[in-house]
RNA sequence: CAGAUCGAUGGAGAUGGCAUUCUCCUCCAACCGCCGGUGCCGUCCGGCUAAUGAUGCCUGCAGCCGU
Numbered sequence: 001c002a003g004a005u006c007g008a009u010g011g012a013g014a015u016g017g018c019a020u021u022c023u024c025c026u027c028c029a030a031c032c033g034c035c036g037g038u039g040c041c042g043u044c045c046g047g048c049u050a051a052u053g054a055u056g057c058c059u060g061c062a063g064c065c066g067u
Stems, first nucleotide, its partner, number of pairs: 010025004016058006033048005
């Protein structure tokens, strides 16, 4: 100096908050949804689902019913 491993810290898992848990990453990282069209990629255009990675609660939004 480089690489690997372990630990700590921090961060991430397509729209908010809290808690629990799982996974991933270690700043050159994890992550940055899906479908169709454009021969392919990129770019561009159109459409669709979802406040979770998972679970519970709260908030927001949408639909239905009742008062």

A computed fold for a 67-nucleotide RNA from Paraburkholderia caffeinitolerans, annotated as Fluoride riboswitch aptamer (crcB RNA motif). RNAcentral holds the sequence, with entries from Rfam. The coordinates come from a structure-prediction model, not an experiment, and the mean pLDDT is 76.